[in-house]
Predicted 3D model of a 1439-nucleotide RNA (small-subunit ribosomal RNA) from an uncultured organism. Rfam family: Bacterial small subunit ribosomal RNA. The RNAcentral record of the sequence draws on ENA and SILVA.
RNA sequence: GGCUCAGAAUGAACGCUGGCGGCGUGCUUAACACAUGCAAGUCGAACGAGAAAGGGAUUGCUUGCAAUCCUGAGUAGAGUGGCGCACGGGUGAGUAACACGUAGAUAAUCUGCCUUCAAGUCCGGGAUAACCAAUCGAAAGGUUGGCUAAUACCGGAUGAAGUGUUUUUGCGCAGGUAAAAACAUGAAAGAUAGCCUCUUCUUGAAAGCUAUUGCUUGGGGAUGAGUCUGCGGACCAUUAGCUUGUUGGUGGGGUAACGGCCUACCAAGGCUGCGAUGGUUAGCUGGUCUGAGAGGAUGAUCAGCCACACUGGAACUGGAACACGGUCCAGACUCCUACGGGAGGCAGCAGUGAGGAAUUUUGCGCAAUGGGGGCAACCCUGACGCAGCAACGCCGCGUGAGUGAAGAAGGCCUUUGGGUCGUAAAGCUCUGUCAACUGGGAAGAAAUUGUCUGAUAUUAAUAGUGUCAGUCAUUGACGGUACCAGUGGAGGAAGCGCCGGCUAACUCCGUGCCAGCAGCCGCGGUAACACGGGGGGCGCAAGCGUUAUUCGGAAUUAUUGGGCGUAAAGGGCGCGCAGGCGGUCUUGUCAGUCAGGUGUGAAAGCCCGGGGCUCAACCCUGGAAGUGCAUUUGAAACAGCAAGACUUGAAUACUGGAGAGGAAAGCGGAAUUCCUGGUGUAGAGGUGAAAUUCGUAGAUAUCAGGAGGAACACCUAUGGCGAAGGCAGCUUUCUGGACAGAUAUUGACGCUGAGGCGCGAAGGCGUGGGUAGCGAACAGGAUUAGAUACCCUGGUAGUCCACGCAGUAAACGUUGUACACUCGGUGUAUCGGAUAUUCACAUCUGAUGUGCCUAAGUUAACGCAGCAAGUGUACCGCCUGGGAAGUACGGUCGCAAGACUAAAACUCAAAGGAAUUGACGGGGGCCCGCACAAGCGGUGGAGCAUGUGGUUUAAUUCGACGCAACGCGAAGAACCUGACAUGGGUUUGACAUCCUGUGAAUAUUGGGUAAUUCCAAUAGUGCCUUCGGGAGCACAGACACAGGUGCUGCAUGGCGGUCGUCAGCUCGUGUCUUGAGAUGUUUGGUUAAGUCCAGCAACGAGCGCUACCCUUAUGGUUACUAGUCAGCACAGAAUGGAGGGAACUCUAGCGAGACUGCCCCGGUCAACGGGGAGGAAGGUGGGGAUGACGUCCAGUCAGCAUGCCCCUUAUGUCCAGGGCUACACAGACGCUACAAUGGCUACUACAAUGGGCUGCCAAGCCGCGAGGUGGAGCGAAUCCCAUCAAAAAUAGUCUCAGUUCGGAUUGCAGGCUGAAAUUCGCCUGCAUGAAGUCGGAAUUGCUAGUAAUCGCGUAUCAGCAUGGCGCGGUGAAUACGUUCUCGGGUCUUGUACACACCGCCCGUCAGGGCACGGGAGUUGCUCUUGCUCGAAGUUCCCG
Repeated sequence: GGCUCAGAAUGAACGCUGGCGGCGUGCUUAACACAUGCAAGUCGAACGAGAAAGGGAUUGCUUGCAAUCCUGAGUAGAGUGGCGCACGGGUGAGUAACACGUAGAUAAUCUGCCUUCAAGUCCGGGAUAACCAAUCGAAAGGUUGGCUAAUACCGGAUGAAGUGUUUUUGCGCAGGUAAAAACAUGAAAGAUAGCCUCUUCUUGAAAGCUAUUGCUUGGGGAUGAGUCUGCGGACCAUUAGCUUGUUGGUGGGGUAACGGCCUACCAAGGCUGCGAUGGUUAGCUGGUCUGAGAGGAUGAUCAGCCACACUGGAACUGGAACACGGUCCAGACUCCUACGGGAGGCAGCAGUGAGGAAUUUUGCGCAAUGGGGGCAACCCUGACGCAGCAACGCCGCGUGAGUGAAGAAGGCCUUUGGGUCGUAAAGCUCUGUCAACUGGGAAGAAAUUGUCUGAUAUUAAUAGUGUCAGUCAUUGACGGUACCAGUGGAGGAAGCGCCGGCUAACUCCGUGCCAGCAGCCGCGGUAACACGGGGGGCGCAAGCGUUAUUCGGAAUUAUUGGGCGUAAAGGGCGCGCAGGCGGUCUUGUCAGUCAGGUGUGAAAGCCCGGGGCUCAACCCUGGAAGUGCAUUUGAAACAGCAAGACUUGAAUACUGGAGAGGAAAGCGGAAUUCCUGGUGUAGAGGUGAAAUUCGUAGAUAUCAGGAGGAACACCUAUGGCGAAGGCAGCUUUCUGGACAGAUAUUGACGCUGAGGCGCGAAGGCGUGGGUAGCGAACAGGAUUAGAUACCCUGGUAGUCCACGCAGUAAACGUUGUACACUCGGUGUAUCGGAUAUUCACAUCUGAUGUGCCUAAGUUAACGCAGCAAGUGUACCGCCUGGGAAGUACGGUCGCAAGACUAAAACUCAAAGGAAUUGACGGGGGCCCGCACAAGCGGUGGAGCAUGUGGUUUAAUUCGACGCAACGCGAAGAACCUGACAUGGGUUUGACAUCCUGUGAAUAUUGGGUAAUUCCAAUAGUGCCUUCGGGAGCACAGACACAGGUGCUGCAUGGCGGUCGUCAGCUCGUGUCUUGAGAUGUUUGGUUAAGUCCAGCAACGAGCGCUACCCUUAUGGUUACUAGUCAGCACAGAAUGGAGGGAACUCUAGCGAGACUGCCCCGGUCAACGGGGAGGAAGGUGGGGAUGACGUCCAGUCAGCAUGCCCCUUAUGUCCAGGGCUACACAGACGCUACAAUGGCUACUACAAUGGGCUGCCAAGCCGCGAGGUGGAGCGAAUCCCAUCAAAAAUAGUCUCAGUUCGGAUUGCAGGCUGAAAUUCGCCUGCAUGAAGUCGGAAUUGCUAGUAAUCGCGUAUCAGCAUGGCGCGGUGAAUACGUUCUCGGGUCUUGUACACACCGCCCGUCAGGGCACGGGAGUUGCUCUUGCUCGAAGUUCCCG
């Protein structure tokens, strides 16, 4: 720093599952298309007219039909008229707008029904539908003629408190309002019920009266609506300019009403960086979800407003519409049609199709609430009330409770002991919610109307009518629902997800980078707590998970609450408009600020209190809150504004010195190159080395003269100047800025600075000059695998000048500008002051710059630290994971190159910073090692031996693979070993334990077989005994089991290998660091050594080093046989053979000795080093044993042990013969040689370590020999192997040859071991006599008794040694030294490495995939502009 998770939520969907109830909710997608039914009618108390079916009667006449009358009925249906249809219901397409919210205005307006007040309701007229007739049309629907009514329509009268105009007066800020006068204008409709007091006819009616209702005019109220305004809420500047009715005015028109709303004329305005215009998206709000809050997201249900009603346009009617279920026109679509023409609009309720992951019944009722009409009854009402469907959500309940340990059976696990599921179950004792059944059974209902009674109003009236009160009657969709009681009985009712970490919860089996999981990290390649299943557990629960989306966590856009030296991030630098911010004092004011009041902030919701459904969800009721807006009253500190003053900020004047500051002109010397001439001769030049190149036509070198261009050595400096880029020879002219000093002046004039303007290295571009040197491109020469490079020789643009363009850099102090404050020390540049001085120095001090070190502070750390990255203020710029990408597209600039501005798709879970420990470096310092060097001898070439690879094979068993596999496991494969292949057998087994039964065991013989084995026969009856039996062995049987050199050394133990006998590896306490870690262990010396000394925030300690151990080298002492023999002495041919001796050698016990102890010198009076003496030995004397923490997943399951897996008439076991010994070839370790330092022959000396009874084997004899025979001696300091040696020495010969070198190979003949020698042993004799004449590149061992060379012994072993392990004999050369090679140690440095350089990682190419850009064009949609045609319709004009 990003990614991810745990929370809450949803109008959800999907998967698995599903008992009940209450309350809610339910097309988020196609404002897609719709079959069918319903959703707006009502009034006969406005009006005229008025059926039919059915029933009854009569007549004609009677089968039956027809006519008339009554009833049905003044009914149905239709019409005129009134009111309603603008409400209610749906949807969110459009709209970025006064659409919405909030607060206002209307003194610029209207308002049906309702209410209140006042007045009125007079006289007339002419039509028209219905209806009838005729007629057109398929239909829808018309046309013509005739009749008729009204609360339909029209005229007249009356009329003011109305309206208009004018005048006057009062109030008011206001074009307003109130009053008065004049003139003009200007209404109506009746209906129903009742009555007869008055008038007329007089039964009773009419006029009339009464009541109710309607109508007309005006005023007021209420309600509703229109219009205007302030403020508020989306994105894009890769949309920067927009506008002509546009902005304003005048006249006119229009509207209920203001207004360019419209029109004519006049003016040229209006909006915009506080974002106009354009584009994209979006109904707005109360609220909802989330959040600690601030915020963020959202706008389902409920409520307010707006908009829309198939798409577009338009008006009519009306109080209100430009009207969802009205009209007209146009369009698309669907339907009907007789083809002429018509009809339609579910975004009402249900429902259908389509779309989609996805969203319900073509239900009941107007009983309640509400609405329309009506006097009313009543009618209508898919509003609404209910029911149905859906776990879609919230809430509640249940699926039982108590007891119950034999801790049952069973499952799972197991270390086989047990643990766990688990009081869980069963069993026993109970309860009865829900569901089921039976029975009972509400509230929601109050009105209206009617009957009766009473009161009251009206009236002539105790009629009548109206009103009020009371009684009774009447009305329930839900629904026989809620609820209550009873019955029986634990009976009918639990799932889902998870269990590696985050994150609560673990084991077994299966699988084996497969199948799969996964939100992130990641899991799975044979022991998976991560996959699948089982058991167990955890969580939630009628639900549980998944997916999608929102907020949170995320201080990860930071107002609250972040940053920019190195992590992303300071503009390359300055000037400066707007903007933001701004010194001291005084006064005034009050649009900021603060306090109070008032109004509003709908209801619902949230919160609090109370109440109702058994609780809760839910509902009712009261309150609070709503941080907002408006208005009003006040305060005056701060800020603003206004006025006045001040000097400290800022600026100016004066004096002075410093400076590569800038521009122009002139001048100078050194150097390079070129030209001319002289001298001079063969090379020069260049490089790691060369060549290209120049030169006998005279170069290079050298001298003199000349030409030309560019740059300015020394001085020169963490010195100076400049805003930055940058600026360097000298002189002159012009010019900018900073600094110091002292006084004066102005009086805040200041700081910053989006846009804008200017400057801006190198390189580049244009035009014209110039060109000495250097030098992209280019050419050549080298280097190289290549070398389009580095190196060399040339060389064009360019570099230089003038004038333009360009505008970028690691333009960096990677650190914006300005101001203030904050311990110290020490340099340096310039100016000044003081002390002192003759002067120069010097000391102290002020200011401005420029450096270093450091405190506090700060920082992730590194670091910064008065020139801050500290503490603050002001303003600007910039950042928000990596890549894609500073790229694409668009725009602006540019001649071009390109610059500026600047994304997304897609992709990753990181990218990055600083520091730490390692490792690494063809980084550095120091040091060591047969590491190199100096030497000696080898390997690599030949032949053979051995091992490995490869090949072959039935099998050639297996393992080991750089050093650290390859004479290795194997200290010894003919059988055996033995694991391999072939063939033949065997199955409780070749071997172990246990049980039962039988029999001693065992041996011999015969037969079959390749053998194991099998068959038969015979011999044999043992030992102990408490007399039961037991031990051992064999056979038979059964069950557990045996067995496996089968797999995994990447599951392991143990063991040894290697770095490496390298000097290292750690710990405790303390200290330092946010931490990893550091310190100690670093440093200076020294050592073989982290050995020691000194110093030191360290002080100590451990494992390693050293020492202690063994051996060897010296002498002493002790001891003496199988050893020894000097002296004494015996025997003998000779020999310690016998006596004796105990000196010497040897043997083997004990001690001694060597410690830098002593001396000199150096060194820190140290450690230590150098030299010396003495000493057998001198500085760990030589050699050995001894191997720190760890590394190599190094080696070994085949030495042994062992987990898991696998085989069990076989992968066990037995046997025979075979194979491991093959052979074109390749690597490795060796032996023998190639010869004269030698071979051969003869002769002559000198060892040590060892071994020996299934053994070593003497003498003697036989054999050329291997060997045979023989048998003495010896379990060994005695005897034997073993004369012990061989090289060596002496003498002779060979004379440089493929040989008298070399011995392979082969033949013949033999010997030994062993059942057995063919595959496949060793040795001997004779014969044969190969390659090989010292070995390419390369490579190995060794530093002294070592290398080299010579032989001897031994383990294994019947036999088999060129190998292994040991022994002694002879016995060198060289080391200057640490540059280089290899390996190692330590300190330091860099790192993008950490399975650590055998690391990491870049680019092209190939194939496929994904995403984006460009592309000749083509096409769809949207918006705009210009021109043209133009339906319906309104206004005006004409007729």